Predicted 3D model of a 529-nucleotide part of an RNA (small-subunit ribosomal RNA, 5' domain) from an uncultured bacterium. RNAcentral holds the full RNA, with entries from ENA and SILVA. The coordinates come from a structure-prediction model, not an experiment, and the mean pLDDT is 83.
Context: one part of a larger RNA
């Protein structure tokens, strides 16, 4: 000198940053992923028109019931996207998991950017709605009937795939492969306010991923042998793709004292902290990688998942129940038990900034921004400044009718107002969007003007005014190590990090007085250099 720190004594404010290091224990409740009516069929809420019917009377007004998807919209159903991001934790994990470097002639990439064609004609169903069954409930069966950007068959084929002929060129051993031909096989979806917004094929490019390798990456030999798909081959399978990654079949190999196997420990960088370095020690907060989502396994879908808030199976626990048989998974934010020395609010808003989803308005967003709680860290501010000597009173000490010291401290006099308290002003984080109006071009673009959006918060800052006014402790004093004397006690009581202190004059115990050190902290206590 450091710390995500605790406990003790103390505490006035202001900013920033941090706040389960334990039981990857268990979880009440609530939010954390939805969005699209410009893809559908509809129409259970609401609100609007219209129609009918009653009531009141003010004779055309109200109110009130039915009807009606007409019209704003929209629960729930089919589709589309998105839910594979963001956010949590560090359990496993000594690995190509991570770092750094190369390399895919061995690969994938929704959405997004450019290029070129296209966008034809048809079918049949399922939800939902309705009729019925069945069950306590979860839910589930049956049967009519219906839409689509759901599905499906047919055309066309710019190209794309595949096969066979030929084969420039290029490379790194396997090898790759331009032009060119010939057969096969392959596609599409509308929507509307007419402007768009979409769909479908090839080729690019951005981006994100996925494979390969070299080097690095703890301790332990009181672990010395280890291994059968092992190690290679040929020939299939499977993948986006290479590969014993899976399989049939031949050889019999592969690793190891430059430490293989075994066992223990542990996420891994960037960084932090220390030291003059060399090093040593640690991975919390912020950033990139991984891996995991009650516990073990497993696929579906989908461009991407073997998927924290999907799905299936088997386990444990929990909970509901009519005992037949169903629910669920905070390592999201918040909270609650427990565990612990020990860690927070069941906060506010989508204003900005970022995500999905949408032509948009705009909807969702415990991402985020902000507030609350803690001296737990770091920084800054205060707790007053100046005069003032009869060196007062008191306290303590001595060599005691005196005198040292507390000490300019105080008392009193004059100032300031940082803070604090009342009043008052107070701007930026907003500019995109949107709504209005005009103008250009030309019918939605682009400019203008103009009005509108602000959680925090009437905050932070600013000015008046009052009035030292509100605001100081903690540890130590034997010697390392700055700072000493009275009293008490009498190997007691006690202290103490290490010499050691205390048995009757204790600078070492406890008190008091002075003194040193630091300072809104100051000790102690673990821990690392």
């Nucleotide at each position: 000198g450091a710390u995500g720190a605790a406990c003790g004594c103390u505490a006035g404010c202001u900013a920033c940053a941090g706040g389960c290091u334990u039981a990857a224990c268990a979880c009440a409740c609530g939010c954390a992923a939805g969005u699209c009516g410009a893809g559908g069929g509809g129409u259970a809420a609401c609100a609007u028109g219209a129609a009918g019917c009653a009531a009141g009377c003010u004779u055309g007004c109200u109110u009130g019931c039915u009807u009606u998807g007409a019209u704003g919209a929209c629960g729930a159903c089919c589709g589309g996207c998105g839910c594979a991001c963001g956010g949590g934790u560090g359990a496993g994990u000594a690995a190509c998991g991570c770092g750094u470097a190369u390399c895919c002639a061995a690969c994938c990439u929704g959405c997004c950017c450019c290029u070129u064609a296209c966008u034809a004609c048809g079918g049949g169903a399922c939800a939902g709605c309705c009729c019925g069954g069945c069950g306590a409930a979860a839910g589930u069966c049956g049967g009519a009937u219906u839409a689509a950007u759901a599905c499906c068959g047919u055309a066309u084929g710019u190209g794309g795939u595949g096969u066979g002929a030929a084969g420039a060129g290029g490379g790194c051993a396997u090898c790759u492969g331009a032009c060119u031909u010939a057969c096969a096989c392959u596609a599409a979806a509308g929507a509307u306010u007419c402007a768009u917004c979409g769909g479908u094929a090839a080729g690019g490019g951005a981006u994100g991923g996925g494979g390969a390798u070299g080097c690095g990456u703890c301790c332990g030999a009181u672990u010395a042998g280890c291994u059968g798909g092992u190690u290679g081959g040929c020939g299939g399978g499977g993948u986006a793709a290479c590969g014993g990654c899976c399989c049939a079949c031949c050889a019999a190999g592969g690793c190891g004292a430059c430490g293989a196997u075994c066992g223990g420990u542990a996420g891994g960088g960037g960084u932090u902290c220390u030291g003059a370095g060399a090093g040593g020690a640690a991975g919390g907060u912020c950033c990139c990688c991984c891996a995991c989502a009650c516990u073990g396994g497993a696929a579906c879908u989908g461009a991407g998942a073997c998927a924290c808030g999907g799905u299936c199976c088997a386990g444990a626990c929990u909970c509901c129940u009519a005992c037949g048989g169903g629910a669920g998974g905070c390592a999201g934010c918040a909270g609650u038990g427990a565990g612990g020395a020990a860690u927070a609010u069941u906060g506010g808003u989508c204003a900005a900034u970022g995500g999905g989803c949408g032509c948009g308005a705009g909807c969702c967003u415990g991402a985020a921004c902000c507030a609350g709680c803690c001296a737990a860290g770091u920084a800054g501010c205060g707790u007053g400044c100046a005069g003032g000597a009869a060196g007062a009173c008191g306290g303590c000490c001595c060599u005691a009718u005196g005198g040292g010291u507390u000490g300019u401290a105080a008392a009193c006099u004059g100032c300031u107002u940082u803070u604090a308290u009342g009043c008052g002003g107070g701007g930026a984080u907003a500019a995109c969007g949107u709504g209005u109006g005009c103008c250009a071009c030309g019918u939605g673009u682009g400019g203008c003007a103009u009005a509108u959006u602000g959680c925090a918060g009437g905050u932070a800052c600013c000015g008046c005014a009052u009035g030292a006014a509100u605001a100081a402790g903690g540890a130590c004093c034997g010697g390392c190590u700055a700072a000493u004397u009275c009293c008490g006690u009498g190997c007691c009581a006690g202290c103490a990090g290490c010499c050691g202190c205390g048995g009757u004059a204790a600078u070492a115990c406890g008190g008091a007085a002075g003194g040193u050190c630091c300072g809104g902290g100051c000790g102690u206590u673990a821990u690392c250099c």